Overview
The prediction has a mean pLDDT of 76. Bacterial RNase P class A from an uncultured Zetaproteobacteria bacterium, 364 nucleotides, folded computationally.
RNA sequence: GAAGUGGCUCGGAUGGUCGCGCUGUGUUUUUUAACACAGGGAGGAAAGUCCGGGCUGCAUAGAGUAGGAUGCUGGAUAACAUCCAGUGGGGGCAACCCUAGGAAAGUGCCACAGAGACUAGACCGCCAUGUGUUGACACAAGGUAAGGGUGAAAGGGUGCGGUAAGAGCGCACCGCUUGGUUUGGUGACAAAUCAAGGCUUAGGUAAACCCCAUCCGCAGCAAGACCAAAUAGGAAGUCAGAUGGUGUGACUCGCACUUGGCUUCGGGUAGGUUGCUUGAGGCAGUUGGUAACAACUUGUCCAGAUGAAUGAUCAUCGCUCUGUUUUCAGAGUACAGAACCCGGCUUACAGAGCCACUUCGCAA
Numbered sequence: 001g002a003a004g005u006g007g008c009u010c011g012g013a014u015g016g017u018c019g020c021g022c023u024g025u026g027u028u029u030u031u032u033a034a035c036a037c038a039g040g041g042a043g044g045a046a047a048g049u050c051c052g053g054g055c056u057g058c059a060u061a062g063a064g065u066a067g068g069a070u071g072c073u074g075g076a077u078a079a080c081a082u083c084c085a086g087u088g089g090g091g092g093c094a095a096c097c098c099u100a101g102g103a104a105a106g107u108g109c110c111a112c113a114g115a116g117a118c119u120a121g122a123c124c125g126c127c128a129u130g131u132g133u134u135g136a137c138a139c140a141a142g143g144u145a146a147g148g149g150u151g152a153a154a155g156g157g158u159g160c161g162g163u164a165a166g167a168g169c170g171c172a173c174c175g176c177u178u179g180g181u182u183u184g185g186u187g188a189c190a191a192a193u194c195a196a197g198g199c200u201u202a203g204g205u206a207a208a209c210c211c212c213a214u215c216c217g218c219a220g221c222a223a224g225a226c227c228a229a230a231u232a233g234g235a236a237g238u239c240a241g242a243u244g245g246u247g248u249g250a251c252u253c254g255c256a257c258u259u260g261g262c263u264u265c266g267g268g269u270a271g272g273u274u275g276c277u278u279g280a281g282g283c284a285g286u287u288g289g290u291a292a293c294a295a296c297u298u299g300u301c302c303a304g305a306u307g308a309a310u311g312a313u314c315a316u317c318g319c320u321c322u323g324u325u326u327u328c329a330g331a332g333u334a335c336a337g338a339a340c341c342c343g344g345c346u347u348a349c350a351g352a353g354c355c356a357c358u359u360c361g362c363a364a
Base pairs, nucleotide, nucleotide: 001360002359003358004357005356006355007354008353009352010351012317013316014315015314016313017312018311020041022039023038024037025036026035027034028033043335047346048345050344051343052342053341054340055220056219057218058217062253063252064251065250067216068215069214070213071212072086073085074084075083076082087100088099089098090097091096101211102210106209107208108205109204110203123148124147125144126143127142129140130139131138132137156174157173158172159171160170161169175199176197177196178195179194180193181192182191183190184189224274225273226272227271234265235264236263237262238261239260240259244258245257246256247255281300284297285296286295287294288293318333319332320331321330322329323328
């Protein structure tokens, strides 16, 4: 200097004029309200509604079946499909990134190509027999799966022997599968060694069915609570009816309580307050821990709207791009707006900057 990898921060500033909402104080006012002053007023994702909770309500009489979720090990956390550390497998020269129960319980699928893709298989080829034939070669039936081809994947590898030609057909050394022992580790696992097997496991696929292990009440701030106001606790018909109906995941049994559903006609209300922002709080420091994070100390209060506030305008500056000798001029300035709250994940983002690491080249 170039190319990359992993993280973090900002994403507009200042001043003037006017305007909006909340809280507090004061004054005026019968009250509603009005005025003045002070303080604060939309994010890193507020988005998606994908996970997990806090909180509120229903239930506490359960049991079983189905169903759903999760899926290597150990930690963190209120909890999680999140995060940290590690182990196995894969990708990359590397920094790093992706991934994770089981294919030897069973069933299914693997397009196309290919002879053949789970009771595999003979296209080319090799061998020997018979017939035709000068010979090459052709045909018939047989043996073969070592060589070639197709494919993402084709029945372990190398070598020697053996054979008509071949083949774990035999042997040696590896590999693979199953099991044991020892050592290290909390563990997932790792290393070493022993035994058996010709390798009955040819390969892949379980976000295919399935098997195994663990776990699982539901609904949701439009949850709920309170106040005010009004009416008609209305009428008719029909179906079911204790073998019915209701009881906050489905079904069955059980338990408790008890009549319920549908259609038509007719009447009243739909307003306000609260929940609603002091929190598993953010910032800073110290200690412990590899880390995620935890504990402690100091100080701090940082929107609460409700048809919906958090803005408009002027000027100067900042940043980016283009033109330009300087000067200067022009254009642009991202994604995007709280609605009960919090911890994550995913997605969008003009531009600017910082930290650490890897590789290559050059110079000293």
Its Rfam family is "Bacterial RNase P class A". Rfam classes the family as a ribozyme.